This is a predicted structure of a 512-nucleotide part of an RNA (small-subunit ribosomal RNA, 5' domain) from an uncultured bacterium. The full RNA is in RNAcentral, with records from ENA and SILVA. It matches the Rfam family "Bacterial small subunit ribosomal RNA". Rfam links the family to the GO terms structural constituent of ribosome and ribosome. The prediction has a mean pLDDT of 84.
Context: one part of a larger RNA
RNA sequence: GACGAAUGCUGGCGGCGUGCUUAACACAUGCAAGUCGAACGGAAAGACUCCUUGCUUGCAAGGGGUACUCGAGUGGCGAACGGGUGAGUAACACGUGGGUGAUCUGCCUUGCACUUCGGGAUAAGCCUGGGAAACCGGGUCUAAUACCGGAUAGGACCAUGCUUUAGUGUGUGUGGUGGAAAGUUUUUUCGGUGCAAGGUGAGCCCGCGGCCUAUCAGCUUGUUGGUGGGGUAAUGGCCUACCAAGGCGACGACGGGUAGCCGGCCUGAGAGGGUGUACGGCCACAUUGGGACUGAGACACGGCCCAGACUCCUACGGGAGGCAGCAGUGGGGAAUAUUGCACAAUGGGCGCAAGCCUGAUGCAGCGACGCCGCGUGGGGGAUGACGGCCUUCGGGUUGUAAACUCCUUUCGCUAGGGAAGAAGCCACUGUGUGGUGACGGUACCUGGAUAAGAAGCACCGGCUAACUACGUGCCAGCAGCCGCGGUAAUACGUAGGGUGCGAGCGUUGUCC
Numbered sequence: 001g002a003c004g005a006a007u008g009c010u011g012g013c014g015g016c017g018u019g020c021u022u023a024a025c026a027c028a029u030g031c032a033a034g035u036c037g038a039a040c041g042g043a044a045a046g047a048c049u050c051c052u053u054g055c056u057u058g059c060a061a062g063g064g065g066u067a068c069u070c071g072a073g074u075g076g077c078g079a080a081c082g083g084g085u086g087a088g089u090a091a092c093a094c095g096u097g098g099g100u101g102a103u104c105u106g107c108c109u110u111g112c113a114c115u116u117c118g119g120g121a122u123a124a125g126c127c128u129g130g131g132a133a134a135c136c137g138g139g140u141c142u143a144a145u146a147c148c149g150g151a152u153a154g155g156a157c158c159a160u161g162c163u164u165u166a167g168u169g170u171g172u173g174u175g176g177u178g179g180a181a182a183g184u185u186u187u188u189u190c191g192g193u194g195c196a197a198g199g200u201g202a203g204c205c206c207g208c209g210g211c212c213u214a215u216c217a218g219c220u221u222g223u224u225g226g227u228g229g230g231g232u233a234a235u236g237g238c239c240u241a242c243c244a245a246g247g248c249g250a251c252g253a254c255g256g257g258u259a260g261c262c263g264g265c266c267u268g269a270g271a272g273g274g275u276g277u278a279c280g281g282c283c284a285c286a287u288u289g290g291g292a293c294u295g296a297g298a299c300a301c302g303g304c305c306c307a308g309a310c311u312c313c314u315a316c317g318g319g320a321g322g323c324a325g326c327a328g329u330g331g332g333g334a335a336u337a338u339u340g341c342a343c344a345a346u347g348g349g350c351g352c353a354a355g356c357c358u359g360a361u362g363c364a365g366c367g368a369c370g371c372c373g374c375g376u377g378g379g380g381g382a383u384g385a386c387g388g389c390c391u392u393c394g395g396g397u398u399g400u401a402a403a404c405u406c407c408u409u410u411c412g413c414u415a416g417g418g419a420a421g422a423a424g425c426c427a428c429u430g431u432g433u434g435g436u437g438a439c440g441g442u443a444c445c446u447g448g449a450u451a452a453g454a455a456g457c458a459c460c461g462g463c464u465a466a467c468u469a470c471g472u473g474c475c476a477g478c479a480g481c482c483g484c485g486g487u488a489a490u491a492c493g494u495a496g497g498g499u500g501c502g503a504g505c506g507u508u509g510u511c512c
Stems, first nucleotide, its partner, number of pairs: 001511003005508005012374006018367002020332001025330003029327003034077003039074002042070002046068001047066009084285003094209007103202002108198008116150004125140006156177007164169001183190001211257003218248003223245008260282004264275004287308005310321004338364001340363003346360001347358004377407004387398004411453001413448005421439001424436005456501005461482003467496005477484002
């Protein structure tokens, strides 16, 4: 000098930041991922409408319809993003620079071509059965942008020839293989399929770089390489069969310990040393371990299956759960916040849109935890008042300090007014008008009253700015180091005075 700090005393206001470093301990409760009726059959609830009945004369009950709307369901997209944590990991995990002629890429952009003919089911519904529940069946009916088959397709894919290339890439010829589509809206629309290119995102490989330990010296059998095969989007012992006997190591293998990495941050003149909280990038994880499914993408925090531990429900047969999301609770700890408001803005998902969802985000609350700013008044005022303290008893000092007088009113208080953030987006009777703000009656502006409501903490032997008195008497105590205290203590305790910093000041811890 610095801090995600803690602690003692003290504490007026504001702005911007920041806040479980410990138990990756266990979690009550609420919320954190939905959306689309312009894909579909439909109608549980509401709304509208028609009929019947009752009557309190516009309400109740029953039945039918519409689809404004929409519960549950089929289907599509999303749920792999966003958010959290740092347990593991010494590794191509990260950083940096390359390679991919060894690869994939939903949505998006551009271009070319197409969007044809059919079929059988099934959920919901209705009937019914089992179960305490979770839930699980049986029968029967129905729809689609769900599923399946046929047609067409220069192109795609495979083999092979030529061209070009260092090479499996490019262009072109021949043969073969199997292969597309979906509709919807009143209209404008919105979609679907194939191929090519782009963009974005991702996978894999390599050079170099960054901890401690030799009181770890040898390590290795899928090990190292080859051939055939399998697997993958893709290279590869990634896996497998056979063959060879290799591969790594004092330039530190192997083992042990510790640790997420970086941009950065702190310190320092620099070189360097330390560090990785917040913000940004990458990685890993989601109660512990294992596994795959779906999908463009996961081996998936709020999906599935199995096993373990734990918790809960149970009719004892069987079931349910996973806060390292936001709040919050217990526990641990020196120690770390509200079970808040809003989708107005920014961004995300779905939707043609209106819109819905969004504990992302924007805000508010709490904490002097940090940084920064402001205030607690300003001018005059000597008889140097009273009081306190000291005294050589003359006086000195507190001290222009107070009183008194003149002035100001920041902040706070009070009364009135009151935003920008809304570019935009939406509606309509459409060239204009109207609507839309959580924060917030906040910021800010104007008026009013009164010096009024607002100062402490540490130190005073030397280092180190600042000294006297009393008490105590090697006691009580102080102390960062040297050291003070045993009867005149500037070093202990108190008082007066002084010094330093100031809404803070000291102490402790850690780093330079």